[in-house]
The RNA shown here (SAM riboswitch aptamer (S box leader)) has 111 nucleotides and comes from a Bacteroidota bacterium. The prediction has a mean pLDDT of 86. Rfam family: SAM riboswitch aptamer (S box leader). Rfam's curators write: The SAM riboswitch is found upstream of a number of genes which code for proteins involved in methionine or cysteine biosynthesis in Gram-positive bacteria. Taxonomically the source falls in Bacteroidota (Bacteria, Pseudomonadati). It was read from a public genome assembly, where an Rfam model found it.
């Protein structure tokens, strides 16, 4: 990097260095940022995918508990919209709501 499956409206920040950007990409909107962005380091937390323990089960797996280990993560829903369908409103442009698709992120596996 490819593919598969699952999840994505919950949750969780301090310090040091640094010094102007950041919120994946494009467009638009809206935000965050010199009361200090990105990034790096330390510490701490959050969560519970892998995992660990107990019980149930023939197995697949399920339920409950933990957080030692491997990841992840710590503004706003993946910040929101974009494409399709449906309902409603409107003369229309379009808007609102819902469902889905696309894209992306993370985990576990896979080639």
């Nucleotide at each position: 990097a490819u593919c598969u499956u699952a999840u994505c409206c919950a949750g969780a920040a301090a310090g040091a260095c640094a010094g102007a950007g950041g919120g994946a990409a494009u467009u638009g909107a809206c935000c965050c940022g010199a009361u200090g962005a990105a990034g790096u380091c330390u510490u701490g937390a959050c969560a519970a995918c892998c995992u660990c323990c107990a019980c149930c089960g023939a197995a697949a797996g399920g339920u409950g508990g933990g957080a030692a280990g491997g990841u992840g993560c710590c503004a706003a829903a993946u910040u929101c919209a974009a494409c399709u369908c449906a309902a409603c409103a409107g003369a229309a442009a379009u808007g609102u709501u819902g469902a889905g698709a696309c894209a992306g992120a993370u985990a576990a596996g896979u080639u």